[in-house]
Notes:
The part of an RNA shown here (small-subunit ribosomal RNA, central domain) has 349 nucleotides and comes from an uncultured bacterium. The RNAcentral record of the full RNA draws on ENA, Greengenes and SILVA. Its mean pLDDT, the model's own confidence on a scale to 100, is 85.

Context: one part of a larger RNA
């Protein structure tokens, strides 16, 4: 390297978007770049194979062929690849047309709760806990009743329901805006799929700078536990969670399964839709797009997948190569740091 693989054994890139590159629907025609014939010229001798000879044989030598599986030319062929024309519409897009939703994004309301503060009544406890006891409280606490201020999250509905490329998204009402669905066939006519690099986006923590602080709760105190207890419990609390800009760029970033495409039994559930029948509700029937659950061929070491394939086959791009050592050093390169990207070797089993 040739392979052989990437649910779980090493291995799918966290996700899109997209430049060059790779692949790429039907049909006529045109050139002949690749492809294929046929001729020339060349492919040095020597090795090398095949026949035949010479040293007494063999090694070794010598002669002829053959091979040098290539290149260059030239004449042809035109099915396929491909250039260039012209044309179609199913693949992709646009209109129309009906619908979906917790997609995003702005600004506003709103009611339950914790806390904190005022006041009223009231009087010794509370509070925790397996049982304590740190703590709170007669300076009037806990429960309780009315008012007020502040932040956060949005019960029930609420669903193996929805919608997003992924991370993700849940009160109500707007502003602005993305998407996918159905139905049609009016328009464009292959405009397509993949994507190294690159860009963009990307959950927690965490950083910068300015706000904000209810509740929670790293570090941190303090009480139990324990031999001990730098913890699991308890009581308190600082960052932090929360808001704006701008950073970081990683996750069991998982369906641990890359996009796209086409083919292959079924049988249930649910979402959005389309058609009938008898106006509706109901109800049947078909189908399209999503979303589960069961099973057959088929595949697999097994589990188990199983039209949302881990099935049957195409195209791209990522990735794996025996375990530690190590995702380490060492370089770049990227960040304010933290650290990230890329990414070894010795040794050693």
């Nucleotide at each position: 390297c040739u392979g052989g693989g990437u649910g779980u054994a090493a291995a799918g890139g966290g996700a899109g978007c997209g430049c060059a590159g790779g692949c790429g629907g039907g049909u006529g025609a045109u050139c002949a770049a690749g492809u294929c014939a046929g001729c020339u010229g060349u492919g040095a001798a020597a090795a090398c194979u095949a026949c035949g000879g010479g040293c007494u044989u063999a090694a070794c030598c010598c002669g002829u062929a053959g091979a040098c599986u290539g290149c260059a030319g030239u004449u042809g062929a035109a099915a396929c690849u491909g250039u260039u024309c012209a044309u179609c519409u199913u693949g992709a897009g646009u209109g129309a047309u009906u619908u979906u939703u917790u997609g995003g994004u702005u600004g506003g309301c709103g009611g339950a709760a914790u806390u904190c503060c005022g006041a009223g009544g009231g009087g010794a406890g509370c509070g925790g806990g397996g049982a304590a006891a740190u703590g709170c409280g007669c300076a009037g606490a806990u429960a309780u009743u009315c008012g007020g201020a502040g932040g956060a999250a949005c019960a029930c509905c609420g669903g193996u329901g929805g919608c997003g490329a992924a991370g993700g998204c849940g009160g109500c009402c707007u502003u602005c805006u993305g998407g996918g669905c159905u139905u049609u066939a009016a328009c464009u006519g292959a405009c397509g799929c993949u994507g190294a690099g690159g860009c963009u986006c990307g959950a927690a923590a965490g950083u910068g700078u300015g706000g904000g602080g209810a509740g929670c709760a790293a570090a941190c105190a303090g009480g139990a536990u324990u031999a001990g207890a730098u913890a699991c419990c308890c009581u308190g609390g600082u960052a932090g969670u929360c808001c704006a800009c701008a950073c970081u760029g990683u996750a069991a970033a998982c369906g641990a399964u890359g996009a796209u495409u086409g083919c292959u039994a079924g049988g249930u559930g649910u979402g959005g839709g389309g058609g009938g029948u008898c106006u509706g509700a109901c109800c049947c029937c078909u189908u399209c797009c999503g979303u589960g659950c069961c099973g057959g061929a088929g595949c697999u070491a097994a589990c188990g997948c199983a039209a949302u394939a881990a099935g049957c086959a195409a195209u791209c791009c990522a990735c794996c190569u025996g375990g530690g050592g190590a995702g380490u050093a060492c370089g770049a390169c990227c960040g304010c740091a933290a650290g990230g990207u890329u990414g070894a070797a010795a040794c050693u089993c």